[in-house]
RNA sequence: UAUUGAAAAAGCUAAACCCAUCGUGAGGUGGAGACAGAAAGCCAUGGGUCUUUUUUCAUUAAAAAAGAUUGCCAAGCUACCAAU
Numbered sequence: 001u002a003u004u005g006a007a008a009a010a011g012c013u014a015a016a017c018c019c020a021u022c023g024u025g026a027g028g029u030g031g032a033g034a035c036a037g038a039a040a041g042c043c044a045u046g047g048g049u050c051u052u053u054u055u056u057c058a059u060u061a062a063a064a065a066a067g068a069u070u071g072c073c074a075a076g077c078u079a080c081c082a083a084u
Stems, first nucleotide, its partner, number of pairs: 002084004012037002018031005035071001041077002045074003048069009
């Protein structure tokens, strides 16, 4: 340096639910909590899903724009330990 692996050692993050708060909303932030995780670290570039607005249509629905989601997937960057 590359690959593989795990909860062995040192550590790390923190699901759902609850409280407060921000937001039209999806959802975010903080506290408590602990389902789980070898990148559950960073990043919104591509896709998926979700929200709002507009347009078309008789309806189902479709399209466009703006957002959300990295613990949905992929890609990119960085990284502890062990083995090869």

Notes: The RNA shown here (c-di-GMP-I riboswitch aptamer) has 84 nucleotides and comes from a Campylobacteraceae bacterium. The coordinates come from a structure-prediction model, not an experiment, and the mean pLDDT is 82. Taxonomically the source falls in Campylobacteraceae (Bacteria, Pseudomonadati, Campylobacterota, Epsilonproteobacteria). It was read from a public genome assembly, where an Rfam model found it.